[in-house]
The RNA shown here (transfer RNA) has 81 nucleotides and comes from an uncultured Clostridia bacterium. Model confidence (mean pLDDT): 82 of 100. Its Rfam family is "tRNA". By type it is a transfer RNA.
This record gives sequence, C1' cells and structure tokens, in this order.
RNA sequence: GCGGCUGUGGUGGAAUUGGCAUACACAGCAGACUUAAAAUCUGCCGGGGAAACCUUGGGGGUUCGAGUCCCCCCAGCCGCA
Repeated sequence: GCGGCUGUGGUGGAAUUGGCAUACACAGCAGACUUAAAAUCUGCCGGGGAAACCUUGGGGGUUCGAGUCCCCCCAGCCGCA
C1' cells in the first nucleotide's frame, strides 16, 4: 500500500427482514437475612441537556423511517504484498 472482519450504557452482549435501541447477564446502589461478613433473596439502575430533545467509533448521504443500506475518515484484529 491492497483486501476482509469488528466498533452499541461502567463491562459482556441482544436488537435476525430497514420499523419500540440498550433485552438479558455482570458490575454498582439501597434493603432483607447475619454477631459481622460472604452467599442468597427483594427493589433500583446508561450518558448529555433547565427542558424540548440529542446520543449505536466520527462526519456526510439515501429513505416516511438507519445500529442495520451507501460514501469518506478513525481505531483494533486477520490476510496479502
């Protein structure tokens, strides 16, 4: 330099066909239990913004509608040279 794959809350990871984003689990917080803790059980739980709204690596496009399709860029991994 060329080609392929991947990028979603604090973490892992769903959303299969373009149609409710963040299900589910872990972590975290609060409570129950315990002499106290661990384990277990119950509840809550992404970020920004005063709000409306915005947010799927960044920017743009297509579409009534984009995490999903197209283009450019960034990062990581794999292959070729």